[in-house]
The RNA shown here (transfer RNA) has 72 nucleotides and comes from a Candidatus Levyibacteriota bacterium. The RNAcentral record of the sequence draws on ENA.
RNA sequence: GCCAACGUAGCUCAGCGGUAGAGCAAUCGUUUCAUAAGCGAUCGAUCACAGGUUCGAAUCCUGUCGUUGGUA
Numbered sequence: 001g002c003c004a005a006c007g008u009a010g011c012u013c014a015g016c017g018g019u020a021g022a023g024c025a026a027u028c029g030u031u032u033c034a035u036a037a038g039c040g041a042u043c044g045a046u047c048a049c050a051g052g053u054u055c056g057a058a059u060c061c062u063g064u065c066g067u068u069g070g071u072a
Base pairs, nucleotide, nucleotide: 001071002070003069004068005067006066007065010024011023012022013021018055026042027041028040029039030038048064049063050062051061052060
C1' cells in the first nucleotide's frame, strides 16, 4: 500500500428496518449481632463521526477516524 472484521451503558456483550436490552459494576432497600452471599428496586447510551436511502436507520449505502487480523 491492498483486503477483511469490528466500534452499542463504567466493563463484557446481545440486538441486522418499527419504543435500545442483558450480565457484572455503582447507588438505595431487605436479610444478619456483623460481613459476605442471596433477594428487590434505581441509575447509567443522543449506538465512533458526517452524509445519503426510507414513512421510519444502531441495523442498508458512501466517506472519514480508530482498533484488530491477513497479505507482498

It matches the Rfam family "tRNA". Its family is annotated with triplet codon-amino acid adaptor activity in the Gene Ontology.